[in-house]
RNA sequence: CUAGAAUAAAGCUAAACCUAUCGUGAGGUAGGGACAGAAAGCCAUGGGUCUUUACUGGUUAGAGGUAAAGAUCGCCAGGUUACCGAC
Numbered sequence: 001c002u003a004g005a006a007u008a009a010a011g012c013u014a015a016a017c018c019u020a021u022c023g024u025g026a027g028g029u030a031g032g033g034a035c036a037g038a039a040a041g042c043c044a045u046g047g048g049u050c051u052u053u054a055c056u057g058g059u060u061a062g063a064g065g066u067a068a069a070g071a072u073c074g075c076c077a078g079g080u081u082a083c084c085g086a087c
Base pairs, nucleotide, nucleotide: 004087012037013036017032018031019030020029021028022027035074041080042079043078045077046076047075048072049071050070051069052068053067054066055065056064
């Protein structure tokens, strides 16, 4: 210096829920709050799930399917950056 990594320390993020606000909606933002997290930092690249619109489908009406546009990184994988350091 590089890789893995226990323990301790310094810290970090913030689930559900409540309030306000933005959005047709999934959901986002801010404040409170604390379930949990060793990348729960970032990226929508692949997949999953969710929302909206259109078409199809059959039907009393639905469910289902396809396509497009969006949401979710605290769903999984991938990429990328990063604190401490027994061994």
Description:
A computed fold for an 87-nucleotide RNA from Sulfurovum sp., annotated as c-di-GMP-I riboswitch aptamer. The prediction has a mean pLDDT of 80. Its Rfam family is "c-di-GMP-I riboswitch aptamer". Rfam's curators write: GEMM was predicted in a large-scale screen for bacterial structured RNA regulatory elements. Genes associated with GEMM are involved in a diverse array of functions, including chemotaxis regulation, signal transduction, secretion and chitin. NCBI's taxonomy places the organism under Bacteria, Pseudomonadati, Epsilonproteobacteria, Sulfurovaceae, Sulfurovum.